The part of an RNA shown here (large-subunit ribosomal RNA, half A) has 1647 nucleotides and comes from a Bacteroidota bacterium. The coordinates come from a structure-prediction model, not an experiment, and the mean pLDDT is 80. The organism belongs to Bacteroidota, within Bacteria. Rfam family: Bacterial large subunit ribosomal RNA.

Context: one part of a larger RNA
RNA sequence: GGCGUAUGGGGGAUGCCUUGGCUCUCAGAGGCGACGAAAGACGUGAUAAGCUGCGAAAAGCUGCGGGGAUUAGCAAAUAUGAAUUGAUCCGCAGAUUUCUGAAUGGGGCAACCCAAUAUCUUGAAGAGAUAUUACCGAAAGGAGCAAACGUGGGGAACUGAAACAUCUAAGUACCCAUAGGAGAAGAAAACAAUAGUGAUUCCCUAAGUAGUGGUGAGCGAAAAGGGACGAGCCCAAACCGUUAUCGUUGCGGCGUUAGCGGGGUUGUAGGACUGUUAAAUUUGUGUGCGCGAAGUUGAAUUUUUUGGGAAACUGAGCCAUAGAGGGUGAGAGCCCCGUAAACGUAAGUCAAGCACAAAUAUCAGUAUCCUGAGUAGGCGGGAGCCGGUGAAACUCCCGUUGAAUCUGCCGGCACCAUCCGGUAAGGCUAAAUACUCCUGAGAGACCGAUAGUGAACAAGUACCGUGAGGGAAAGGUGAAAAGUACCCUGAAUAAGGGGGUGAAAAGUGUCUGAAACCAUACGCUUACAAGCGGUCGGAGCCCUUUUGUGGGGUGACGGCGUGCCUUUUGCAUAAUGAGCCUACGAGUUAUCUUUAUUGGCAAGGUUAAGUUGUUAAGCAAUGAAGCCGGAGCGAAAGCGAGUCUUAACAGGGCGUGUAGUCAGUGGAGGUAGACGCGAAACUUGGUGAUCUACCCUUGACCAGGUUGAAGUCCCAGUAACAUGGGAUGGAGGACCGAACCAGGAGACGUUGAAAAGUCUUUGGAUGAGUUGAGGGUAGGGGUGAAAGGCCAAUCAAACCAAGAAAUAGCUCGUACUCCCCGAAAUGCUUUUAGGAGCAGCCUCGGGGUUAAUUCUAACGGAGGUAGAGCUACCGAUAGGACUAGGGGGCCUCACAGCCUACCAAAUUCUGACGAACUCCGAAUGCCGUUAGAUUUACCCGGGAGUGAGGGCAUGGGUGCUAAGGUCCAUGUCCGAGAGGGAAAGAACCCAGACCAUCCGCUAAGGUCUCCAAGUAAUGACUAAGUUGAACAAAGGAGGUUUUGUUGCUGAGACAGCCAGGAGGUUAGCUUGGAAGCAGCUAUUCCUUUAAAGAGUGCGUAACAGCUCACUGGUCGAGCGACAGAGCGUCGAUAAUAAACGGGCAUUAAGUCAUUCACCGAAGCGGUGGAUUAGUAAUAGUGGUAGGGGAGCAUUCUAGCGACGGCGAAGAUGAGUUGUAAGACUUGUUGGAGUUUCUAGAAAAGCAAAUGUAGGCAUAAGUAACGAUAAUGAACGUGAGAAACGUUCACACCGAAAGACCAAGGUUUCCUGAACAACGUUAAUCGGAUCAGGGUUAGUCGGAAGCUAAGGCGUAGCCGAAAGGCGAAGCUGAUGCACAACAGGUUAAUAUUCCUGUACUAGUUAUAUCAGUGAUGGGGUAACGGAGUAUUGAAAGCCUCGCGACGUGACGAAAUACGUCGUUGAAGGGUGUAGGUAAAUUUUUAGUAGGCAAAUCCGCUAGAAAUGCUGAACCUGAUAGUACUGCAAGCCUUCGGGUGCGCAGAUAGUAGGCGUAAAAACUUCCAAGAAAAACCUCUAAACUUAUGGUAUGACUAUCCGUACCGCAAACCGACACAGGUGGUCGAGAAGAGAAUUCUAAGGUGCUC
Repeated sequence: GGCGUAUGGGGGAUGCCUUGGCUCUCAGAGGCGACGAAAGACGUGAUAAGCUGCGAAAAGCUGCGGGGAUUAGCAAAUAUGAAUUGAUCCGCAGAUUUCUGAAUGGGGCAACCCAAUAUCUUGAAGAGAUAUUACCGAAAGGAGCAAACGUGGGGAACUGAAACAUCUAAGUACCCAUAGGAGAAGAAAACAAUAGUGAUUCCCUAAGUAGUGGUGAGCGAAAAGGGACGAGCCCAAACCGUUAUCGUUGCGGCGUUAGCGGGGUUGUAGGACUGUUAAAUUUGUGUGCGCGAAGUUGAAUUUUUUGGGAAACUGAGCCAUAGAGGGUGAGAGCCCCGUAAACGUAAGUCAAGCACAAAUAUCAGUAUCCUGAGUAGGCGGGAGCCGGUGAAACUCCCGUUGAAUCUGCCGGCACCAUCCGGUAAGGCUAAAUACUCCUGAGAGACCGAUAGUGAACAAGUACCGUGAGGGAAAGGUGAAAAGUACCCUGAAUAAGGGGGUGAAAAGUGUCUGAAACCAUACGCUUACAAGCGGUCGGAGCCCUUUUGUGGGGUGACGGCGUGCCUUUUGCAUAAUGAGCCUACGAGUUAUCUUUAUUGGCAAGGUUAAGUUGUUAAGCAAUGAAGCCGGAGCGAAAGCGAGUCUUAACAGGGCGUGUAGUCAGUGGAGGUAGACGCGAAACUUGGUGAUCUACCCUUGACCAGGUUGAAGUCCCAGUAACAUGGGAUGGAGGACCGAACCAGGAGACGUUGAAAAGUCUUUGGAUGAGUUGAGGGUAGGGGUGAAAGGCCAAUCAAACCAAGAAAUAGCUCGUACUCCCCGAAAUGCUUUUAGGAGCAGCCUCGGGGUUAAUUCUAACGGAGGUAGAGCUACCGAUAGGACUAGGGGGCCUCACAGCCUACCAAAUUCUGACGAACUCCGAAUGCCGUUAGAUUUACCCGGGAGUGAGGGCAUGGGUGCUAAGGUCCAUGUCCGAGAGGGAAAGAACCCAGACCAUCCGCUAAGGUCUCCAAGUAAUGACUAAGUUGAACAAAGGAGGUUUUGUUGCUGAGACAGCCAGGAGGUUAGCUUGGAAGCAGCUAUUCCUUUAAAGAGUGCGUAACAGCUCACUGGUCGAGCGACAGAGCGUCGAUAAUAAACGGGCAUUAAGUCAUUCACCGAAGCGGUGGAUUAGUAAUAGUGGUAGGGGAGCAUUCUAGCGACGGCGAAGAUGAGUUGUAAGACUUGUUGGAGUUUCUAGAAAAGCAAAUGUAGGCAUAAGUAACGAUAAUGAACGUGAGAAACGUUCACACCGAAAGACCAAGGUUUCCUGAACAACGUUAAUCGGAUCAGGGUUAGUCGGAAGCUAAGGCGUAGCCGAAAGGCGAAGCUGAUGCACAACAGGUUAAUAUUCCUGUACUAGUUAUAUCAGUGAUGGGGUAACGGAGUAUUGAAAGCCUCGCGACGUGACGAAAUACGUCGUUGAAGGGUGUAGGUAAAUUUUUAGUAGGCAAAUCCGCUAGAAAUGCUGAACCUGAUAGUACUGCAAGCCUUCGGGUGCGCAGAUAGUAGGCGUAAAAACUUCCAAGAAAAACCUCUAAACUUAUGGUAUGACUAUCCGUACCGCAAACCGACACAGGUGGUCGAGAAGAGAAUUCUAAGGUGCUC
């Protein structure tokens, strides 16, 4: 380490529970609001953070009613109270009700700021109290909010059409306006059809019909019928009258116009008018039995046993118009609350009845009058209807035309006629219908904490986002807190050990307490061992035992063995998915159709809506409208068991001759999201310019150095210019270079310090510069010096929500068991090829024919393949012969002729080719007949899947007679097939697995060993480890064996050895030479010989020489040549020894042949068993997609029962059992429910979806601990100190890492306590935790003042609506205006408190003077860039002097040195230096401009003065501070440190550097806010007022003020190397704010 057992930790599944949800039913209610809503902000408690309640009268106040003992909400604590003189509590009616919000006095950044008027308080200012003060409307009143439902105005897209445009989605989503408890519609210019109905609305039906429709996808009525409900009316006009007006008159009247009153309201026309008549009905108000709040009464039980507890069990009773339900220490009719039943009344409401009031009618006559005009209708363009322009009626809208008047007019689907129905151009109208934010009472074969609402709990909370918006997790002690007194360990109030409570520790990390994961103890096992970890066999050891061949644990060693899923022709694959565990997680529901089955009735079957009853979502009855069937045929008229076609009585087609229908259940399809998850996108409405782009307004910033344009001046020069020189001058998208901005290069970083940075280097740095604050532009839109860049870490169309579950011919996933059968990867078509439709192949049910199917045999057929053939055709073809023709050559005057190893037709000989040649021609296959055997075949209906195939063999095409290539055909296997063999291998060989078996026989293949079986037999071959399980070539070779042919050989071969190998002759020729051997010639001869070539090689200049052929001897038996066959050899080169499976094997364990044994599989057989089919005999039972069948488990329901505190469910072990899913028994835990059986109903079974949520692993005690500016010591505190405190050293920053503001943050500030978590380590420390404390203003900043960009907006303009603009005005700082300084003081504030000294505005009093007076006029306020001389502050610095103190080892001194100091505000006074002269001021006269006026301004003409600005200076000033001396007290390491208080008043108003005034001045062109305050002028008005000046007194509001603020407190998720505007910014060196080192000050960067 492994396995096992036990005990724990961790975690929070499971079971049980439910306060909360979900879906409905019946009633109610259907609004709230200027009498201030909805929604909030802030408050409110003795203590009070959250929720709830309430509102300064604040968990409440008053009255009435109920009720009757407790009580101060959730909420348990302490304290203090209330209550029988009736509290708390409940009901009704009142009071109060801050601020915001329609928000309404004005403003505004909601919960804030600022007013006016009247009255009051004070003498006034200032401050305060109460009331009123918005807009629209004549008024009443309106405005805003709220879930769905309604009507109207606008109105998508995805999608479907397998594309898409008409069409669809859909008048849907959404936006807008607006109403009500409902809304809308509505009393026929309607339907209908020769019969009729009689407003509207809703349900059923008609009907998926008539229609419509790229006649596609789809869309889709109406009448009639059955029901619910039920209700009808009023104006305009004619006519009569009246009021006002105007006209007219003959003054009697008459008429016009407008208003009012009466009258009147329709189609068999009615009314007016003329006569006539007086009955019947409807509505409203009041009263009212009753109903109605909190509430009241309300029956009946005990014992035994168990137990912590009785309601359980047992025994004996009782009540019931009450046995609904809940609670009580476990199942309670009789314990409690309740329940049945009965009772009770305030506000309020109210049927019938009664009383009162109001409204409406009859008949006849028919001369005249009236009966809805820019209307009806036409035309053009649209829309609504089923109707998409169609033959298109009807209705509505826009434009344009434009009637009639009851003898009229409209309609009835073009139009016309007849007929019928109605009476437009005005209006109102309940019920039946739709919905549920809300209240009450209830229900559920709905959920039970990953479920059910997002939310059972401080949930629309925490948290995220600028915003619109998004949006969690989280329930359970116990009956009762009885919530562990006390002791011990410990620094400890942590934790642990005892002890106690309790039935049980169930111990506030709490019921049960699973798994992953992490431990501890014990048993066995493990350190030579190689693995999908199991399975089969099995030694040893341990435990147990009923003692048995028992059971359990472990497992040395051996055999076999490449996970699961998906997708595929094919996966161990190195193709997909999963870290592990737990929970959740996918074919459902509605409706229509079809089919099967079960049941009812049957030539019939059946109800729908509705109605009625009832024990009430149910059930029963009723309801025949309607539907299906009962008759078909035809395009139809039509006819009808027939009909159509046709001339037809023919033929043919379709029918007749088989019963349906309703309901339940199963299969499937259509429509719906339709098995689940998944887009990129499209559209609608909103939210965003705190990032960034550009623009507008208003501010700010740019060390230092350099260059030296124009112009000007001087000189020279010119007729005059020009031109040159020198000065001056200070231009520039000029130069160098910090801040600042940018980001060219490299490195680092890349799970970073950082979701874009750091380091080094670089570019710009007075400009098209950078930057702050406030604003503007918005999504097919903006902005863009243009990169498709940027528009909040998002951009070739942002973000948020919605349409929406868009669509997805695509990918992935899709959950328990067993049994039967079992495919396909083919054809045709397809905007089709990875998808579909039909067919083929599978399955299930039914059917009938009887053998139609398959195989074999025989017989009979058709055929043109393989083969073969070609003087048999066609085509092609090598050589020859023969020979036309042609070429070439010869010859020729020419014709002719001749030759030809040239080309070559035809013919012929030999050879020979062909898928599209055939004189021929099989096998097989196909068709038929007969026989036998055996399986099937066929038809109808339900359900599929498949339509990517692949290897091998054979026949072909293609290709290279390449491919593990590709395309066909036939077969087979894999696919979907296990087993044995081939080392290993989808398809090669053998062989088709129902289960068991420690039985037998075989197949392929094997038998030395790994490894079961022959070291078998016989005979050969191989020597190469060839070979022994892949294939090797051309070619080479005395390898070897064998066969054949042919030579030599006892007359002695072959090889070796010993010899010979000669002579003519140096053959001839050639040659310098050629003698066997350079070359040439040759009848290559002849001789001697046993034999010897005019010579086979070597050799020489040529000879020589050595050899060979040939011969003899010796030896003594075989020796050669050629050809074939077998086995071998070389050829032979790839990365591990790596190509026998290894060892290894040589008369074999190789190869060939023969033979006999044996082994060998899930094959075959034996034995036993299961199951399917079949009466049985018997046969079958591999299986993916797929079809069919039978079951198991889970949750809930019903019924009859059963179990349970003597222990249910759940959890966790053990045992038994079933073919399986599973079931049963029992131990422990657990502590309250569970369930058999029979049926029913489903949120009904998980290993996978890069699934969802939670938990836990792994990597791993690994990387890292965030700038390498740096620490060390002593002491203190403490349980504990590298980090805390003090001190001393050291180090770092020092244009900052110091100091001060603004933004932003919002208590982080200070003090005390304390260290769980937070802090990248520790912590005694902290920006962390707990508690307490802290921010003081007339003058600082903002408001009560002003205006800019911009915003809002009255009038007004525009627009379907919402809304968009917009004079005036208001608002709005980043600008303008505007009054305080110094010192001291706190733990924490100070220009705020204190001291001193000032100033501003106002009121009042006094004095004095005066035309005062504005929302009007004028002036002023009032403005750019750059550059810069002179004078010369302040701060600061330096130098010198002076003062005090100190230093010099020891003694003395100060002339040496060091340190510190040597100072001083606002205000008041004064007006110097300087600047300015185109300046400043005063004054006179005139004046037509300044919207009126003006004494003002402007303009014109004069006169006079010297001012204007302004540092300094004086004062403030006896401030006080520094400093010195003395010194209480405190601390101390004993050296010292600190220092209340008191005292002293001591030293320069020196020099140098340096700049404010300055908004000035100079210069340039690009020509550089507004308004108020302030001064002045008048108008109205006033003249008892009002104003100015001086002095005194008084008044002076609200908000901010702590702390951080280049950062640990802001923006970046962090205590983050980043970002963040302004001001001050010292010394030495230096041009400098560069750079280096330092001061003050700060810090050492939390391992």